[in-house]
Model confidence (mean pLDDT): 82 of 100.
The RNA shown here (c-di-AMP riboswitch aptamer (ydaO/yuaA leader)) has 121 nucleotides and comes from a soil metagenome.
The sequence is in RNAcentral, with records from MGnify.
Rfam family: c-di-AMP riboswitch aptamer (ydaO/yuaA leader). About the family: This family represents a conserved RNA structure found upstream of the ydaO and yuaA genes in Bacillus subtilis and related genes in other bacteria.

């Protein structure tokens, strides 16, 4: 220089400090009414993510989804990769007001083409 992610930017306090603790914005997420849905239970149920559903003894395969800088976006085509992990804790359907969280951590010296559409010189 940049990729994935919601993970960015600003400001103030303490402090010898590279540190520590807190506001705000923007950006993400849960809870959470009327109406609307749903209403037999189970094998509990949910909820962050793309990461789910099938077959298979395994390996692994089908479909489904998800990434992959040279301004940005948005379809198409081909190629490559990925398809985890972790959390509430008996409990949660959508949900205005409201309340409440979280702003991490991992990577890369490279994917190429058409269209449109805005931008910049």
């Nucleotide at each position: 220089g940049g990729c994935c992610a919601a993970a960015u930017c600003u400001c103030c306090u303490c402090g010898g400090a590279u540190g520590a603790g807190g506001a705000g914005a923007g950006c993400g997420g849960g809870g959470g009414a009327c109406c609307c849905a749903a209403c037999a239970a189970a094998u509990g149920g949910g909820g962050u993510g793309a990461a789910g559903u099938c077959c298979g003894c395994a390996a692994g395969g089908a479909c489904a989804g998800g990434g992959c800088a040279g301004c940005u976006c948005u379809u198409u085509c081909a190629g490559c990769c990925c398809u985890a992990a972790c959390c509430c804790g008996a409990c949660a359907g959508c949900u205005a007001a409201c309340c409440u969280c979280g702003u991490a951590g991992g990577c890369c010296a490279c994917u190429g083409a058409a269209a449109g559409a805005g931008g910049a010189u």